Predicted 3D model of a 73-nucleotide RNA (transfer RNA) from Exaiptasia diaphana. The RNAcentral record of the sequence draws on Ensembl Metazoa and Rfam. The coordinates come from a structure-prediction model, not an experiment, and the mean pLDDT is 81. Rfam family: tRNA. From the family's description: Transfer RNA (tRNA) molecules are approximately 80 nucleotides in length. It is annotated as a transfer RNA.
RNA sequence: GACUUCAUAGCUCAGUUGGUAGAGCACUGCACCGAUACUGCAGAAAUCAUGUGUUCGAUUCCCGUUGAAGUCA
Numbered sequence: 001g002a003c004u005u006c007a008u009a010g011c012u013c014a015g016u017u018g019g020u021a022g023a024g025c026a027c028u029g030c031a032c033c034g035a036u037a038c039u040g041c042a043g044a045a046a047u048c049a050u051g052u053g054u055u056c057g058a059u060u061c062c063c064g065u066u067g068a069a070g071u072c073a
Stems, first nucleotide, its partner, number of pairs: 001072007010025004019056001027043005049065003053061001
């Protein structure tokens, strides 16, 4: 320098042909218990890396940028 893959909740990840995002663990509250743990119920938490374009509508499609990993020279 060229190319490929990846970036979604505190962490690990899912999310198919575009229709306003979910799970597990963790966290908070309540119930249970003499107390803790376990268990059950409920809740909070993500401007989907970023800018732009296409579209009635973009996490998803186009282009650029940033970061990470890899391949080639």